THF (Tetrahydrofolate) riboswitch aptamer from Lachnospiraceae bacterium AM48-27BH, 105 nucleotides, folded computationally. Its mean pLDDT, the model's own confidence on a scale to 100, is 77. It matches the Rfam family "THF (Tetrahydrofolate) riboswitch aptamer". About the family: Tetrahydrofolate (THF) riboswitch was first reported for Ames et al. as an RNA motif in 5' untranslated (5'-UTR)regions of folate transport and biosynthesis genes in Firmicutes genomes. RNAcentral holds the sequence, with entries from Rfam.
[in-house]
């Protein structure tokens, strides 16, 4: 040279705490703009992530207790939310191109 193979950021799912909405904020979805990240090193997207700003579309309550007095506040708990953050398990996980790491020879 030549055959295998690891590793990252970061993603889904679940569990579990501890919050927040439930007076609809969040979450999804489209457009636009800023701006980051992308295995050890180099490049890097039309892909991924975050802010913004716009637009459409869209939700589930209830129980008791108090205190108000006319449907209202506040507290517990039970739920609901493609909910937020932490820890934890499990899966997937370099877009791609060069170059390097283990192995085997």
């Nucleotide at each position: 040279a030549g055959c295998a193979g690891a590793g990252u950021a970061g993603g889904u799912c679940u569990g579990u705490g501890u919050g927040c909405g439930u007076u609809a904020a969040g979450u999804g979805u489209c457009a636009g703009u800023u701006g980051g990240a992308c295995g050890g090193g180099g490049a890097g997207u039309u892909g991924c992530c975050a802010g913004c700003u716009g637009a459409a579309c869209g939700a589930a309550a209830a129980a008791c207790a108090g205190g108000g007095a006319u449907u209202c506040c506040u507290g517990u708990u039970u739920g609901c939310g493609g909910u937020a953050c932490a820890c934890a398990g499990a899966c997937c996980g370099c877009a791609u191109c060069c170059c390097g790491c283990u192995g085997c020879a």